[in-house]
RNA sequence: GUGGGUAUAGCUUAGUCGGUUAAAGCGCCAGAUUGUGGUCCUGGAGACCGAGGGUUCGAAUCCCUCUACCCACCCCA
Numbered sequence: 001g002u003g004g005g006u007a008u009a010g011c012u013u014a015g016u017c018g019g020u021u022a023a024a025g026c027g028c029c030a031g032a033u034u035g036u037g038g039u040c041c042u043g044g045a046g047a048c049c050g051a052g053g054g055u056u057c058g059a060a061u062c063c064c065u066c067u068a069c070c071c072a073c074c075c076c077a
Base pairs, nucleotide, nucleotide: 001073002072003071004070005069006068007067010026011025012024013023019057028044029043030042031041050066051065052064053063054062
């Protein structure tokens, strides 16, 4: 340099043939239980989807550019 892949709560993932501004587990907070803690049970907070633009009535999802990481190939040493 060329091609491909990944980027979504603190962490790990789901959601991709566009359609209620988004789900789960672990973790966190509170409550119940317990003499205390843990386990179990109940409830709650937390992400506008890597950044910027475009298409559309509507974008995490489609298109373009860029960023970070990973893989393969090419060139030089």
Predicted 3D model of a 77-nucleotide RNA (transfer RNA) from uncultured Ruminococcus sp. The coordinates come from a structure-prediction model, not an experiment, and the mean pLDDT is 80. Its Rfam family is "tRNA". The same sequence occurs in records of 4 taxa. The sequence is in RNAcentral, with records from ENA.